Predicted 3D model of an 83-nucleotide RNA (c-di-GMP-I-GGC riboswitch aptamer) from a Pseudomonadota bacterium. The source organism's lineage runs through Bacteria, Pseudomonadati and Pseudomonadota. Of the family's consensus pairs, 95% are formed in the model. The coordinates come from a structure-prediction model, not an experiment, and the mean pLDDT is 85.
């Protein structure tokens, strides 16, 4: 300094439910574990999801809203092996 096996201690919680909070996607708190070595933490690029609002005669369109557990980057990091 690389983040590449095992092992322990120990961490984190999908998907449903049940409260709340929000038009909504979704978010927080409890049960729950599907998995997860950054499933910390940050919407910077792509993406994906809703669309109350606004624009439309409708149908439908739009992100400022949401996802970090869809990729990529950013930035901090535990225990042990190996190099």
């Nucleotide at each position: 300094c690389u983040g590449c096996a095992c092992a322990a201690g120990g961490g984190c919680a999908a998907a449903c439910c049940c409260g709340u909070c929000g038009a909504a996607a979704g978010g927080c708190g409890g049960g729950g574990a599907c998995g997860c070595a950054a499933a910390g933490c940050c919407a910077c690029c792509g993406g994906u999801c809703u669309a109350c609002g606004g624009c439309g005669a409708a149908a439908g369109c739009u992100a400022c809203g949401a996802c970090a557990g869809c990729g990529g980057g950013g930035u901090u990091g535990c225990c042990a092996g190996a190099g």